[in-house]
RNA sequence: AGAGAGGGUCAGGGAGACGCCGGUCGCCGGCUCAAGUCGGCGGCUGGAGGAAAGUCCGGACUCCACAGGGCAGGCCACUGAGGAGAUCUCAGCAGGGGUGACCUUGGGAAAGUGCAACAGAGAGCAGACCGCCGAUGGCCCGCUCCGUGCGGGCACAGGCAAGGGUGAAACGGUGGUGUAAGAGACCACCAGCGGCCCGGGCGACCGGACCGGCUCGGUAAACCCUGGUCGGAGCAAGGCCAAGUAAGAAGGCGCUCGAGAGCUGCCCGCUCAAGCCUUCGGGUAGGCCGCCUAGAUGAAUGUCUUCCCGCGACAGAAUCCGGCUUAUCGACCCUCUCUCCUU
RNA sequence: GCUGGAGUAGCUCAGUUGGCAGAGCACGUCCUUGGUAAGGACGGGGUCACGGGUUCAAUUCCCGUCUCCAGCU
Numbered sequence: 001a002g003a004g005a006g007g008g009u010c011a012g013g014g015a016g017a018c019g020c021c022g023g024u025c026g027c028c029g030g031c032u033c034a035a036g037u038c039g040g041c042g043g044c045u046g047g048a049g050g051a052a053a054g055u056c057c058g059g060a061c062u063c064c065a066c067a068g069g070g071c072a073g074g075c076c077a078c079u080g081a082g083g084a085g086a087u088c089u090c091a092g093c094a095g096g097g098g099u100g101a102c103c104u105u106g107g108g109a110a111a112g113u114g115c116a117a118c119a120g121a122g123a124g125c126a127g128a129c130c131g132c133c134g135a136u137g138g139c140c141c142g143c144u145c146c147g148u149g150c151g152g153g154c155a156c157a158g159g160c161a162a163g164g165g166u167g168a169a170a171c172g173g174u175g176g177u178g179u180a181a182g183a184g185a186c187c188a189c190c191a192g193c194g195g196c197c198c199g200g201g202c203g204a205c206c207g208g209a210c211c212g213g214c215u216c217g218g219u220a221a222a223c224c225c226u227g228g229u230c231g232g233a234g235c236a237a238g239g240c241c242a243a244g245u246a247a248g249a250a251g252g253c254g255c256u257c258g259a260g261a262g263c264u265g266c267c268c269g270c271u272c273a274a275g276c277c278u279u280c281g282g283g284u285a286g287g288c289c290g291c292c293u294a295g296a297u298g299a300a301u302g303u304c305u306u307c308c309c310g311c312g313a314c315a316g317a318a319u320c321c322g323g324c325u326u327a328u329c330g331a332c333c334c335u336c337u338c339u340c341c342u343u
Numbered sequence: 344g345c346u347g348g349a350g351u352a353g354c355u356c357a358g359u360u361g362g363c364a365g366a367g368c369a370c371g372u373c374c375u376u377g378g379u380a381a382g383g384a385c386g387g388g389g390u391c392a393c394g395g396g397u398u399c400a401a402u403u404c405c406c407g408u409c410u411c412c413a414g415c416u
Base pairs, nucleotide, nucleotide: 001339002338003337004336005335006334007333008332009331010330012308013307014306015305016304017303018302020047021046022045023044024043025042026041027040028039029038030037031036049314053325054324056323057322058321059320060319061234062233063232064231068268069267070266071265073230074229075228076227077226078092079091080090081089082088093106094105095104096103097102107225108224112223113222114219115218129164130163131160132159133158136157137156138154139153140152141151142150143149172190173189174188175187176186177185191215193212194211195210197208198207199206200205238289239288240287241286248280249279250278251277252276253275260272261271262270263269309312344415345414346413347412348411349410350409353368354367355366356365362399370386371385372384373383374382392408393407394406395405396404
């Protein structure tokens, strides 16, 4: 200098003018006996974000038995710590990727069931197309001392899985012994699996020694198994006030042998229970609290002028909080890696 | 605001223990007819909304994004 990795901060700024929503103080006016309330004017003052978004997790809060038992179902999943909790955070372990900084994934496949199209001989305790052999048995030919012998051939029975070929995946790799040809059939080394022991670590796990049979594959974001966790609904929750209406019509079920409602998708259990359900027709569709040092319920952040710079992205609260994910022009800072050049 | 569902050809829709992407209408060419319609034969047309992941393999399974629809006062 170039190319990157991880983390963090900011999110145009200054001045002026006119506006919008809220709070508070003062003055004036209306209503009221008053407290107070409404309106106007003026002063001071507060007024979107790192994601306010998606609503993906967890919680506060509210209602339903202050929340019960079983089944079903959903979600989560290496280890340790933090945290109210979480699909959260930090540190680590193992596999995979990268030259590297670093990134990414995470229970169990020897409990069982299932799946693997096409190709291929064979796809799960598999298989023989090409190929190799044909020791042994068989057939044929020759020699012959005619014997149970010797030599040669065929590839018929049969043997093999080394090599070729198919596939995403073909039942360890290399070398040797061995054989008719071969093969963990046997041996040495290596890889992997299991058992047991020793050492280190809180642990996941790591290192080492011995033994074993020789190899025992993939998929659980397939069913499933193991462990953990989850009652349901959501601020349009819920509470109060006001206003209005019809005790409406038809059908069905039921009144303690209990319909129906709630807790739950089902069963049990518990509580309430004299009304309930469907269709048609009709009425009301307002205010306050919940709700917040932004805080509305017609719901506020805007417009213009000027200066500066790097010329400004994604985007705007509606009960609140903690996380995650997604979108984002750029600028700056910290730590680190690789390559090249110079000294 | 809260809660559910959907996205496959131009249109309407199928598509399950994951392995060929399909049907009807529409469109094109030909046949039939004096001509048109209907009918018959053949054919074209797909980023399975988009981007990642799991898997040998994804319309299908998992995660995220976008768009549309419905319900609740």
This is a predicted complex of two RNAs, RNase P RNA and transfer RNA, with 416 nucleotides together. Rfam match: Bacterial RNase P class A. From the family's description: Ribonuclease P (RNase P) is a ubiquitous endoribonuclease, found in archaea, bacteria and eukarya as well as chloroplasts and mitochondria. The family's RNA type in Rfam is ribozyme.